[in-house]
RNA sequence: UGGGAUAUAGUCUAACGGCAGGACGUCUCGCUCUGGACGAGAAAAUGGAGGUUCGAAUCCUUCUAUCCCAGCCU
Numbered sequence: 001u002g003g004g005a006u007a008u009a010g011u012c013u014a015a016c017g018g019c020a021g022g023a024c025g026u027c028u029c030g031c032u033c034u035g036g037a038c039g040a041g042a043a044a045a046u047g048g049a050g051g052u053u054c055g056a057a058u059c060c061u062u063c064u065a066u067c068c069c070a071g072c073c074u
Stems, first nucleotide, its partner, number of pairs: 001070007010024004018054001026042005047063005
């Protein structure tokens, strides 16, 4: 420098262009002599900027970050 992949809650992981969900974790309550386990509930996320669309996590452009391959230089 070229090509490809990836980016969603604290972590991991889903989501035909149509309510952003689940697991673990955290917090609160219940249960328990206490803790754990169990049960109920709560908070918490679409990498940035534009575009298309009635509607974008999803499609298009561009930027950023990470990873892989190739090339160049040493």
Molecule: transfer RNA
Organism: Anaerolineaceae bacterium